[in-house]
């Protein structure tokens, strides 16, 4: 740095250095922050993607083993990741429902709320 797949409502903070910003980007909102932001370091923790073990399943085989697939359960040594708020919310598209307003009223349109999808992003595993 390319592409693919999966996940993103849960979870988990103290100390030291630092010294003004931060919550990815645009815009809007909302929030965190001198009772100390970002960043770096130390320690601790969370989770379970990779991983380990067990059981079952499927592929292969005449059959078994091995190997691999998938599912479930358990674990946490190691590789990552993470430790305010749903990825803080919205932004683009949109079904139904509810509420509400308007109108030229068997309906149509607007707005709001709750949803669904997309885009973008993050992380992991694989890949180039």
């Nucleotide at each position: 740095a390319u592409c693919u797949u999966a996940u993103c409502a849960a979870g988990a903070a103290a100390g030291g250095c630092g010294g003004a910003g931060g919550g990815u980007u645009u815009u809007g909102g909302c929030c965190c922050u001198g009772u100390g932001a970002a960043g770096c370091c130390u320690u601790g923790g969370c989770a379970a993607c990779c991983c380990a073990u067990a059981u079952g399943u499927c592929u292969c085989u005449c059959a078994c083993u091995c190997a691999g697939u998938c599912a479930u359960a358990u674990g946490a040594a190691g590789g990552u990741g993470c430790c305010a708020a749903u990825u803080c919310c919205a932004u683009c598209c949109u079904a139904u429902a509810u509420a509400u307003a308007g109108c030229g009223c068997u309906g149509c349109u607007g707005u709001a709320u709750c949803g669904g999808g997309g885009a973008a992003g993050a992380u992991a595993a694989g890949u180039c």
Description
The RNA shown here (SAM riboswitch aptamer (S box leader)) has 128 nucleotides and comes from Sediminibacterium sp. Lineage of the source: Bacteria > Chitinophagia > Chitinophagales > Chitinophagaceae > Sediminibacterium. It was read from a public genome assembly, where an Rfam model found it. Model confidence (mean pLDDT): 77 of 100.